[in-house]
The RNA shown here (small-subunit ribosomal RNA) has 1463 nucleotides and comes from an uncultured prokaryote. It matches the Rfam family "Bacterial small subunit ribosomal RNA". Gene Ontology terms of the family: ribosome and structural constituent of ribosome. The RNAcentral record of the sequence draws on ENA. Its mean pLDDT, the model's own confidence on a scale to 100, is 85.
RNA sequence: GAGAGUUUGAUCCUGGCUCAGAAUGAACGCUGGCGGCAGGCCUAACACAUGCAAGUCGAACGCUCUCCUCGGAGAGAGUGGCGCACGGGUGAGUAACGCGUGGGAAUGUGCCUUUUGGUUCGGAAUAGCCCCGGGAAACUGGGAGUAAUACCGGAUAAGCCCUUCGGGGGAGAUAUUGGGGAGGGAAAGAUUUAUCGCCUAGGGAUCGGCCCGCGUUGGAUUAGGUAGUUGGUGGGGUAAUGGCCUACCAAGCCUACGAUCCAUAGCUGGUUUGAGAGGAUGAUCAGCCACACUGGGACUGAGACACGGCCCAGACUCCUACGGGAGGCAGCAGUGGGGAAUCUUGGACAAUGGGGGCAACCCUGAUCCAGCCAUGCCGCGUGAACGAUGAAGGCCUUAGGGUUGUAAAGUUCUUUCAGCUGGGAAGAUAAUGACGGUACCAGCAGAAGAAGCCCCGGCUAACUCCGUGCCAGCAGCCGCGGUAAUACGGAGGGGGCUAGCGUUGUUCGGAAUUACUGGGCGUAAAGCGCGCGUAGGCGGAUUGUUAAGUCGGGGGUGAAAUCCCGGGGCUCAACCCCGGAACUGCCUCCGAUACUGGCAGUCUUGAGGUCGAGAGAGGUGAGUGGAAUUCCGAGUGUAGAGGUGAAAUUCGUAGAUAUUCGGAGGAACACCAGUGGCGAAGGCGGCUCACUGGCUCGAUACUGACGCUGAGGUACGAAAGUGUGGGGAGCAAACAGGAUUAGAUACCCUGGUAGUCCACACCGUAAACGAUGAAUGCCAGUCGUCGGGUAGCAUGCUAUUCGGUGACACACCUAACGGAUUAAGCAUUCCGCCUGGGGAGUACGGUCGCAAGAUUAAAACUCAAAGGAAUUGACGGGGGCCCGCACAAGCGGUGGAGCAUGUGGUUUAAUUCGAAGCAACGCGCAGAACCUUACCAACCCUUGACAUACUUGUCGCGGCUCCAGAAACAUGGCGUUCGGCGGGCGCUUAUACAGGUGGUGCAUGGUUGUCGUCAGCUCGUGUCGUGAGAUGUUGGGUUAAGUCCCGCAACGAGCGCAACCCCUGUCCUAUGUUGCCAGCAUUUAGUUGGGGACUCAUGGGAGACUGCCGGUGUCAAACCGGAGGAAGGUGGGGACGACGUCAAAUCAUCAUGCCCCUUAUGUCCAGGGCUGCACACGUGCUACAAUGGCCGGUACAAUGGGCUGCGAUGGAGCGAUCCGGAGCGAAUCCCUUAAAACCGGUCCCAGUUCGGAUUGGAGGCUGAAACUCGCCUCCAUGAAGUUGGAGUCGCUAGUAAUCGCGGAUCAGCAUGCCGCGGUGAAUACGUUCCCGGGCCUUGUACACACCGCCCGUCACACCACCCGAGUUGUUUGCACCCGAAGUCACUGGCCCAACCCGUAAGGGAGGGAGGUGCCGAAGGUGUGAAGAGUAAGGGGGGUGAAGUCGUAACAAGGUAGCCGUAG
Repeated sequence: GAGAGUUUGAUCCUGGCUCAGAAUGAACGCUGGCGGCAGGCCUAACACAUGCAAGUCGAACGCUCUCCUCGGAGAGAGUGGCGCACGGGUGAGUAACGCGUGGGAAUGUGCCUUUUGGUUCGGAAUAGCCCCGGGAAACUGGGAGUAAUACCGGAUAAGCCCUUCGGGGGAGAUAUUGGGGAGGGAAAGAUUUAUCGCCUAGGGAUCGGCCCGCGUUGGAUUAGGUAGUUGGUGGGGUAAUGGCCUACCAAGCCUACGAUCCAUAGCUGGUUUGAGAGGAUGAUCAGCCACACUGGGACUGAGACACGGCCCAGACUCCUACGGGAGGCAGCAGUGGGGAAUCUUGGACAAUGGGGGCAACCCUGAUCCAGCCAUGCCGCGUGAACGAUGAAGGCCUUAGGGUUGUAAAGUUCUUUCAGCUGGGAAGAUAAUGACGGUACCAGCAGAAGAAGCCCCGGCUAACUCCGUGCCAGCAGCCGCGGUAAUACGGAGGGGGCUAGCGUUGUUCGGAAUUACUGGGCGUAAAGCGCGCGUAGGCGGAUUGUUAAGUCGGGGGUGAAAUCCCGGGGCUCAACCCCGGAACUGCCUCCGAUACUGGCAGUCUUGAGGUCGAGAGAGGUGAGUGGAAUUCCGAGUGUAGAGGUGAAAUUCGUAGAUAUUCGGAGGAACACCAGUGGCGAAGGCGGCUCACUGGCUCGAUACUGACGCUGAGGUACGAAAGUGUGGGGAGCAAACAGGAUUAGAUACCCUGGUAGUCCACACCGUAAACGAUGAAUGCCAGUCGUCGGGUAGCAUGCUAUUCGGUGACACACCUAACGGAUUAAGCAUUCCGCCUGGGGAGUACGGUCGCAAGAUUAAAACUCAAAGGAAUUGACGGGGGCCCGCACAAGCGGUGGAGCAUGUGGUUUAAUUCGAAGCAACGCGCAGAACCUUACCAACCCUUGACAUACUUGUCGCGGCUCCAGAAACAUGGCGUUCGGCGGGCGCUUAUACAGGUGGUGCAUGGUUGUCGUCAGCUCGUGUCGUGAGAUGUUGGGUUAAGUCCCGCAACGAGCGCAACCCCUGUCCUAUGUUGCCAGCAUUUAGUUGGGGACUCAUGGGAGACUGCCGGUGUCAAACCGGAGGAAGGUGGGGACGACGUCAAAUCAUCAUGCCCCUUAUGUCCAGGGCUGCACACGUGCUACAAUGGCCGGUACAAUGGGCUGCGAUGGAGCGAUCCGGAGCGAAUCCCUUAAAACCGGUCCCAGUUCGGAUUGGAGGCUGAAACUCGCCUCCAUGAAGUUGGAGUCGCUAGUAAUCGCGGAUCAGCAUGCCGCGGUGAAUACGUUCCCGGGCCUUGUACACACCGCCCGUCACACCACCCGAGUUGUUUGCACCCGAAGUCACUGGCCCAACCCGUAAGGGAGGGAGGUGCCGAAGGUGUGAAGAGUAAGGGGGGUGAAGUCGUAACAAGGUAGCCGUAG
């Protein structure tokens, strides 16, 4: 030393991405009051106008000029001296002794300091100046003459330096030391007389040069580099060592501990981050280095190869009279340019320093100050106190209120900062102050002049309304936005920071996400396929020694500043000053000796050896055996064989298949055979022989650590594949044919070539797997098995031991799964490998290969995941068990016909709307002629047809009626008690509002369907698991049932099941009217009296509980059988529908949020439509007939309904129906004759005496009104249809089938719906299959859950990349050419004052110009290499809401999948 978000339905883990922090020479957006202290071209080492940045000395020298008080003072250009090598700038180059740190010897050092000894005699020139020239200029030539502290010669030489010199010591050589000699070499003067200088030599200090150890970026897809290269000798050169240079000799030197090459980079103190270790960085300040337009070169000098010096070459700019010249801001300001971006052409030498000077002083863009900039850090302010009708306004609202908010207003105060006025420093010791009238102090006025920015979905502090509607937009990650957005935009409110706030970039952190501290590799990424072995790393016991590592102590160094601590100074702070500590490092000295290392001994336990046994598919070669397949020959034999899901291709009458015998050939070795054996791995299997490797056990008196691992290297290495030559029976890529299929380049079948086999040679890969590197030690056990030994005996057992090979399991480990003495445990050693997914094991380059290819191995780009294990579900053309009219067994339908009805489609002005697999379709609709009605066309109304409130009016107000009109409506008229008055109605105006079957069922409530009356769904506590979760609820039985029993880390409980409720079935009981009638009377008649027995009705009870018996079963639950019983194992039927699923249905039942319409999407009205019709589908009715039709007779129900009603008896009509009206608000009356059945008759198998559609005519009923568009009756007509393809539906008993009856709705209209009773079957072996469901289990890449997921080609768009004929820059190697400046060497016939000879001329010495040569920058030519840009075209890759083709993978994914290889 803090973490968080994000992979999933959820979980744990792995793993990446992202965020919160700090920092910044920053930039951008919005905003901006003051002060202090800092900082300010990170880009173009791009180009620069202008000014300034290095001068000074008259006490070195001559000359000219000015002034003068004649004493002198000053100015100028020169000679001369010192300085200009400092200071200032920049970071291009440099991977280096460049820097850092610590050492070293062969060295120089002006000015400074100290010491020694000197400072003598001469000489010749030359600038300036004057004269004459050249030139546009820059500048320059010639002549005359002049001075010095400029230059030259001589003397002197303690010391210093040099040497082909001599001598001594010594046998000689070399080295060293001392002494002496020869030769050579110094100086400068000035003056104000105080001094300042000059020369020689020694020392010091300072500052340099050189050498060495260590440290100092990335790349091996850079592995070899190097000829002055490495060393030696001689010489040269330098201040100095040295191949620094040269001649000769030798052949070395560097490199895997990374040479060389390429790329990048100034290094450090430090800065920043971090708990630290580390990482990143090298602005400002400080040290070092390098550079000064680019490249080269030297000169001068103490010092340079010189930023404001010189020469040359090059590029660029400027001037020019075109002949020539000039220049170098990476100094301070400033300009242009570049850029996201970085300041004034300021003041002063007052201070601190620097140069010159004796000094005064001069110079100083070093420096000190000021200016600009919120660039940063620090400080201050923008007011304070009181103030509730909690004002107004804003916003929200559940309409009450809440909030803004003590906030404002108001009252009382204060004046920091800014403003104005006045005073006014320190910085300086006497003088001198740019800053500066600055800091600071005092006074004055007035709350007066001074607040913004970002955010409010989570991370992350902070929420509401409106607008928008996958649009506009937001976004750091996850993600928001498709009509109710706390995520966009605005507003109100809130949060954070504050003269700033956000954004962007960069760095560290978090990231233990490169893990030294501090990670991993069975399955997540990761163990090389396996051995041998080199370097390296590591290494048994013991003794001595050493002291490299290690430890302790001392010394030196580790610059200052910074950081830290303690003080101090600016009012505080930032900032500054002082002191301390620290600087974790390096060098060195002394000490210690346990451990590691070195050296020297010894040992036997590691390792090896020897002897004796043993097991084995270990390897190689040679030989040999039988079975089987195929082929060939022959025999028997006849029509098929073969093959498949089914077939066909194929073979067969030229004789197959089958069968028998004989032969040929190749390949492989049944049984034994085993989680048995052997081998390093790959791998190895008939038998025999030969050769041969390893292993195990036992014994041992041998060696004496000889060991382990192993980068490179090297041997081996399945299958496929390659080359050459053989061989080829079977099998079998490719290929061909047949099938399958929508297709089938497949799966299946028939053939069939490489290959498979052998020899030799390659390849070098596999899911080469135990997905587990090798070695050693340690840590509970149990049970097998293989090989060997030992002991006991009981001779086939027990115990034990060593070595292999397995299973289970403890500790322990693990994310879990699992591992567990054969570790994935605990430790040690060594090697290999990993760091998100994709791109990609790919591209390029290298190496290897005959090829195929192998190996090594990236990046751009793209995603926020990819992944492991386990969990719960769901699913499976997985498994097990079980159930259901699910199948099967049956009965009857439907699908064909006609009609009815609903739907689709189509049509239409409209054919209103909804419902859509099961679970829409005789559904909403329990009933569309008007109405309904929502639709269409038309006519109207606008506070409205309807509600509330308000204003006002009216009492012929409403109502009724008539006229025009289709009506609404408008106009006119009528009447007064027919009715209304606790009010009604109408009008007007203005509003609020009404109204909407308009939208959204994906905003909702409610209701409903469905899985499914399926047996399930959960909870509490406990326990197990890191957790999701599990357990319970699983298991063994059983049940209709999670029903019950037993067992069990579970024990209980809830919602469901069942029961409780209703109907029905039996009995008892109570009560009998409108019901009933046995007996007694009575009647046509339970009609009446009477009765309560019976039926029935209405209440209340009983009854059924596996209770009883037997068997089975676990002494259970339960099941089977039986008895009794009206009923028996839920008696039958109903109501009742768990947790949930389907964004299931409904905004058109109703309610309702939001949105929309408001002279219309509302309202009224008449007409039309919802009924339209080529068609398609669903549900029904009637049929096709004789188990029937028709006619006649005749019997037996139940449920229900009835006053705008049911309507009897009676009458009319063929009938529908009508007339009429008794009775009945109904156990009383009516609907109400039930029909099938039964009895009798007829029809005689036909489109009929079946069937009734359709059509014509005539009627009836309802109703304002039956045209579109009702129902019924009668007469006539008499269609299709002769039992229905593929398919499909219902039903398990009072059921199906069949027969009629009633009801709701309703004026009228049913084949529909809801009910009722009558008659009344067949079949169920059984659970293989289809469908649906339940439980357990298994697999999963699914979780929107298989209607899932998902792969590849093709097509389109975009992006980055690779190849690419070429082409254009850059860097660089080699060879050659040219060769500037310049050093050096040689020469030097030309030139020359100093010295020498000479009177002179001249000569000599010495020097120079010039010339020659070596080297040599730039340039040129040629040829390579590397890297960059660009490119027609080609290639794959990635990404992209709705494209095409298939369906490869995930379930047994429908052919198990996967790996290597070939096609």